[in-house]
RNA sequence: AACUCAUCGAGACCAGCCGAGGGACAGGCCCGACGACGCUGGGGCAACCGCCAGAUGCUUCAUUUAGCCUUUGGAAUGGUGCCAACUCCUGCGGAAUUUCGCAUUCCGACAGAUGAGAG
Repeated sequence: AACUCAUCGAGACCAGCCGAGGGACAGGCCCGACGACGCUGGGGCAACCGCCAGAUGCUUCAUUUAGCCUUUGGAAUGGUGCCAACUCCUGCGGAAUUUCGCAUUCCGACAGAUGAGAG
């Protein structure tokens, strides 16, 4: 890299360096020499894993107990992640509405991102 599961309409910025592209891809539409993107430092957001406490259930133990699944709440000292725009919008399929313009809305899939697992 490929595979499985969960989430993706909320939230969160300054300084220094660099110097032309960047927003995954395509179309659009945006951001960008009033310095984007990126890197570094600090700050912050969130709560996936991990941590703490409780509850149901299952297993275990003679009892105390211990372990596991699910779930509720908490903290933010750990591992990640994130801090323009809904994943910026649309890309494929379906439904409804329709001033008929594949126009609008909704649902699902695909793709992508992040985490956890598995390997």

Source information
This is a predicted structure of a 119-nucleotide RNA (SAM riboswitch aptamer (S box leader)) from Asticcacaulis sp. YBE204. The model forms 97% of the base pairs in the Rfam consensus. The prediction has a mean pLDDT of 83.